[in-house]
RNA sequence: UUAGAGUUUGAUCCUGGCUCAGAACGAACGCUGGCGGCGUGGAUAAGACAUGCAAGUCGAGCGGGGAUUUUCUGAUAGCAAUAUUGGGAAGUCCCAGCGGCGCACGGGUGCGUAACACGUGAGCAACCUGCCCUGAAGUGGGGGAUAGCUCGCCGAAAGGCGAAUUAAUACCGCAUGUGGCCAUCUCCUUCGGGAGAGAAGCUAAAGCAGCAAUACGCUUCAGGAUGGGCUCGCGGCCUAUCAGCUUGUUGGCGGGGUAACGGCCCACCAAGGCUUUGACGGGUAGCUGGUCUGAGAGGACGACCAGCCACACUGGGACUGAGACACGGCCCAGACACCUACGGGUGGCAGCAGUCGAGAAUUUUUCUCAAUGGGGGAAACCCUGAAGGAGCGACGCCGCGUGGAGGAAGAAGGUCUUCGGAUUGUAAACUCCUGUCAUUCGGGAACAAGAAAGUGAUAGUACCGGAAGAGGAAGGGACGGCUAACUCUGUGCCAGCAGCCGCGGUAAUACAGAGGUCCCAAGCGUUGUUCGGAUUUAUUGGGCGUAAAGGGUGCGUAGGCGGUCGGGUAAGUCAUGUGUGAAAUCUCGGAGCUCAACUCCGAAACUGCACGCGAUACUGCCCGGCUCGAGGAGUGGAGAGGAGACUGGAAUUCUCGGUGUAGCAGUGAAAUGCGUAGAUAUCGAGAGGAACACCUGUGGCGAAGGCGGGUCUCUGGACACAUCCUGACGCUGAGGCACGAAGGCCAGGGGAGCAAACGGGAUUAGAUACCCCGGUAGUCCUGGCAGUAAACGGUGCGCGUUUGGUAUGGGGAGACUAGACCCUCUCCGUGCCGGAGCUAACGCGUUAAACGCGCCGCCUGGGAAGUACGGCCGCAAGGCUAAAACUCAAAGAAAUUGACGGGGGCCCGCACAAGCGGUGGAGUAUGUGGCUUAAUUCGAUGCAACGCGAAGAACCUUACCCAGGCUUGACAUGCAUCUCUAAGUUGGUGAAAGCCAGCGAGUGUAGCAAUACACAAUUUGCACAGGUGCUGCAUGGCUGCCGUCAGCUCGUGUCGUGAGAUGUUGGGUUAAGUCCCGCAACGAGCGCAACCCCUGUGUCCUGUUGCCACCCGCCAAAACGGAGCACUCUGGACAGACUGCCUGGUAAAGCCAGGAGGAAGGUGGGGACGACGUCAAGUCAGUAUGGCCCUUACGCCUGGGGCUGCACACGUACUACAAUGCCCGGCACAAUGGGAUCCAAAACCGCGAGGUGGAGGAAAUCCAAAAAACCGGGCUCAGUUCGGAUUGGAGGCUGCAACUCGCCUCCAUGAAGCUGGAAUCGCUAGUAAUGGCGCAUCAGCUACGGCGCCGUGAAUACGUUCCCGGGCCUUGUACACACCGCCCGUCACAUCAUGGGAGUCGCUUGUACCCGAAGUGCGUACGCCAACCGCAAGGAGGCAGCGCCAUAAGGUAUGAGUGGUAACUGGGAUGAAGUCGUAACAAGGUAGCCGUAGGGGAACCUGCGGCUGGAUCACCUCCUUA
Repeated sequence: UUAGAGUUUGAUCCUGGCUCAGAACGAACGCUGGCGGCGUGGAUAAGACAUGCAAGUCGAGCGGGGAUUUUCUGAUAGCAAUAUUGGGAAGUCCCAGCGGCGCACGGGUGCGUAACACGUGAGCAACCUGCCCUGAAGUGGGGGAUAGCUCGCCGAAAGGCGAAUUAAUACCGCAUGUGGCCAUCUCCUUCGGGAGAGAAGCUAAAGCAGCAAUACGCUUCAGGAUGGGCUCGCGGCCUAUCAGCUUGUUGGCGGGGUAACGGCCCACCAAGGCUUUGACGGGUAGCUGGUCUGAGAGGACGACCAGCCACACUGGGACUGAGACACGGCCCAGACACCUACGGGUGGCAGCAGUCGAGAAUUUUUCUCAAUGGGGGAAACCCUGAAGGAGCGACGCCGCGUGGAGGAAGAAGGUCUUCGGAUUGUAAACUCCUGUCAUUCGGGAACAAGAAAGUGAUAGUACCGGAAGAGGAAGGGACGGCUAACUCUGUGCCAGCAGCCGCGGUAAUACAGAGGUCCCAAGCGUUGUUCGGAUUUAUUGGGCGUAAAGGGUGCGUAGGCGGUCGGGUAAGUCAUGUGUGAAAUCUCGGAGCUCAACUCCGAAACUGCACGCGAUACUGCCCGGCUCGAGGAGUGGAGAGGAGACUGGAAUUCUCGGUGUAGCAGUGAAAUGCGUAGAUAUCGAGAGGAACACCUGUGGCGAAGGCGGGUCUCUGGACACAUCCUGACGCUGAGGCACGAAGGCCAGGGGAGCAAACGGGAUUAGAUACCCCGGUAGUCCUGGCAGUAAACGGUGCGCGUUUGGUAUGGGGAGACUAGACCCUCUCCGUGCCGGAGCUAACGCGUUAAACGCGCCGCCUGGGAAGUACGGCCGCAAGGCUAAAACUCAAAGAAAUUGACGGGGGCCCGCACAAGCGGUGGAGUAUGUGGCUUAAUUCGAUGCAACGCGAAGAACCUUACCCAGGCUUGACAUGCAUCUCUAAGUUGGUGAAAGCCAGCGAGUGUAGCAAUACACAAUUUGCACAGGUGCUGCAUGGCUGCCGUCAGCUCGUGUCGUGAGAUGUUGGGUUAAGUCCCGCAACGAGCGCAACCCCUGUGUCCUGUUGCCACCCGCCAAAACGGAGCACUCUGGACAGACUGCCUGGUAAAGCCAGGAGGAAGGUGGGGACGACGUCAAGUCAGUAUGGCCCUUACGCCUGGGGCUGCACACGUACUACAAUGCCCGGCACAAUGGGAUCCAAAACCGCGAGGUGGAGGAAAUCCAAAAAACCGGGCUCAGUUCGGAUUGGAGGCUGCAACUCGCCUCCAUGAAGCUGGAAUCGCUAGUAAUGGCGCAUCAGCUACGGCGCCGUGAAUACGUUCCCGGGCCUUGUACACACCGCCCGUCACAUCAUGGGAGUCGCUUGUACCCGAAGUGCGUACGCCAACCGCAAGGAGGCAGCGCCAUAAGGUAUGAGUGGUAACUGGGAUGAAGUCGUAACAAGGUAGCCGUAGGGGAACCUGCGGCUGGAUCACCUCCUUA
């Protein structure tokens, strides 16, 4: 001293990106803000600057001007005092000048700079150094000028010119020469050079102050110190889409120059120098100590402080000087600004303040030289925006405070509430205290030193003491998860939030407000940036079969790595020592400010570099050996290895000839096409090209691509065997070179078949396709180019190590044999299975994806994109190299469970098939849609809505519409109040409801009673009622469907990292997850079945209302009565059926098939019964119910209307179309069930509906008759004696009332319809079909509907290929809202970024040329000049001027790089509901994909070659087990 979390999925594991929590900051912004200390503050425009200040000082270097004091001395006026004026001397102050030192420090900034600029360590024998220190020696004697001042002149100014005159520590000769320079010599040497001696010659100086001593200076030399200059090793940015750069370039000789080395510069000579260990170019950048972060290694940064560098408006230049190419100096050029009299001048805040500008953003035009330090001076002192302080800013760090204790009526208020309460909350109030900070009063510092004195800006500050009073002092953010903290209200995919995931579409802990809570606190958040987390660039510490990632393959250069033994060396390595690694910082110990921040002292550290001395295992280097790595020689066999030449047969096509006749070909079906001009077919002959059947094999060979008839020639490699030889000669391999399928290109050949393009025919909505008929490039050969593929084992090469089994190709050995074979061992190859191990899993597994080593290549989220631009290559097509903006929160791998498949297997179902009858056509009924309407109330909408809710809409129902009314209400409860009225009834009004008026009982308890209380009722008022108003997507309950399908799960165990699996799969069997067997499972639950009900047989019991065989009575008979309970029947109990028995099948069991018996036989028939779940399925209008909404109305009452409306469409039914029928007459046989406001007989009336009537019946008793069938008659194929719609008329019934709008009857009328297109429904036996009967609802009825009952009573099922639905197993998947899924491309629209683009505008830069300022150098100097020489003339020397070289800025021309912009244009990305198609995912409906070529609105299609990362079926091979 190392922490993780969220986010891809239905779930899982992995890969992988994005995001968060931390720390930091010269910060900024928002809200807020009490005090103090210490720090810190123009990061942008090196943009421009008003104003003031930031570098002066010395009179003890010098002359002068002015003022003034003292003193001396004149002149004038005056009697004088005195006034004015002049001169000398001394002193003080001021002014400019000459001169000296300083101005090269200090202060600022980071433009430039990728460099010896910086850091670090060395070197200079190649150097300089004012002031300072030490030492030695000296300081003699002269000269000529010049500023100032004065005068004159020019100018607006700035300033300048001329004349005269003057001083010095200014300047110049001469002298002296300790010394210094120096030819040469000696010694030493690292051979570069150094030290010493040293002739001739050359070479110094200044004075000032003081009475003086002396002090300060000056000159020469030597040494020191300090500061600098130069050189070298090493170290530290990005870019190769910058790969070649360089002519003073590299070196030499000679010179020049410098303090000094040097191409630093010049002439000449040579042709070098640098570079993949990245030259040259481009971009960016001051470097460091350090700072931030991090566990560290690292990463990022270089504010403040400190060291170095660079720069000073931009560019160039030199001067002076010890030092500069000089921030507040000079000259020139340029831009900008200011002044101007327009002629000309002036300026440089990146010093301190300050202003403007740009910006998100960065302070006072402050005080003092008191301290520290600097300059000058002998000193006093002066100067110092260095510095010390103060001011402003919460910008940062640190400290303090905003009070403390007590205090429950748990106050009020707020909020929530299940209405009980909870919470805010000891919080407040209240009581008692304290006095930090702030306020005020009084006192009041230190930083001042080595002796003494003086001096305080900070500062009346810190600090100390006193006073008063809780008084003046709290906010910000968050509260869905990550992440600590939850409720209410508002809002309603709006407004908004958001770091990621994501919230918001009426119940939002996610928006907004509030209450509460949490976290920090004078701050809190946000934004930006850095590091961290990120082992997400992996040295520590990652990967590449399928996730991103192995180069297409080989040969090989550089480089990297390298067997074994010995010796040497000591470069790496290790140990130790020395020097250095500035200070500050960091760490530790200690100390000082009340603490801390901060500061000080000490130690440690600074992981580095250099040198010295050692060690020698390992690595390197040198030397010598070795043989196992590698290679060579020998023998041998195998092989589609490569190249060339020759050659063969089969087949296709074509040509010719023969035979022969109407078709052939082709497809799902067709057509185009070919054929009577003779095709196809068949025989013969010939031509030509291409490819090589069988053999053929997870067989062989090759580096890969790839290689297949046969023979010959040439040639590469591998393998085995036994010895010999060389002696590490090896492995890998960036660049490089070579090879490299198909397609493509160029040139020339060739061309049979096939076949992009193209033409035609089909298919289709279309069909630029799939299918068909044709067909050109091409496919083939030769020569060249191209250089890519799913170039794949998606697996780089080499070496070593690590259990096995089996098969096969090649070789060798052994044993055995006559021999081959079989068998055993072994080497090399090729496969499969599998152990350990590895892997996310799948899988790999001695042919590794195991364990190790060496080297190369490659990866770092998805898309944009293998694209753009640039470069290289190519004839082109194109290839190689290879980004960014922008955008997304994923993209992905493997495996799991489902779902799905125009995947597979097995199996069911009236699913099909086989049958019977229907629907779809007609008319009517009924429901629905639509339309209409004041309203046509509402709901139900594929199956699974539509004769459904509704098992009864004329009013009512009723929910809708119109109109009239009521408002505590039609209905419930409570409180208060009022009284006498309530039920009922009368009147008025009215359509009714309602309104108005009147009449009209009370009840219970206590009590004798009065009365009291309670109840009921009314009025008024308040709470509330009421709502078929909304939400079935807030719900309960109920229901439908899958589906009476056979499934759905759990516990424990086991397997798997996990989701999960196993069980439940498998073999049989069943109606069944039914049962049996097997099995890492063993059991269990919900379902299935059974138990329940009805029905079919029998027995027992029962015996009326049922029954009537026997008996009696009555009668013609039947009926009836009696008797009876046998039978039928009623309704109770029981029996019976269980594969129990037999035979057969099977390994067994289960079970199946057949049989016997039986009323019934393999769940006998039917019913009730519906697993886990699915469809946000249906229902808020049956009821219940959360929330929302209405409250003189969305509630309630009433009248009338509507739900019945009708161009139309659909569903479900009825009746038919007729003769298996219709009509008429006769006649037989039921069951369920109903009946009192009910069912109703007989009799009578009416054609009839019906009426009158009322026996009987609360029912095995009465109502009560079945119909089809059967018998007889008629009809005779006709829109009819079928059919009955429609309409007219007359009636009946129910009801307050049949107009809208009921049913029935009779008479008359007599429509469509002659068996129904595409399509479609039901049914497997007492079923379908067909006939009637009953019941519920109900006054009546639209019932032809629904629910039941009985009668008559079939046909067919070969079978499971197909359609539909379902079950199990399996497979593929890019689906999981689950195929009604997912998803691709063009087009259209909008937005964004970007490429190209005629151009255009900048910036940087190269080359050539022109011009060329200032200044240095060189040359010249006829002009000018004080010092020296000379008597002079003149000379020496200097200067102006002029010339030359190089040169800044500028110009011209032409390139390169880079950026902005642009008509137009290319693709790209993004965008809830645009267009066209359907390419991909399932066999995705033509398997997909890769490369290439052509074509097409588009996805795409087609050709050629390749891949499996293709499903399915069959076959072959191999493996495992038996």
Predicted 3D model of a 1522-nucleotide RNA (small-subunit ribosomal RNA) from an uncultured bacterium.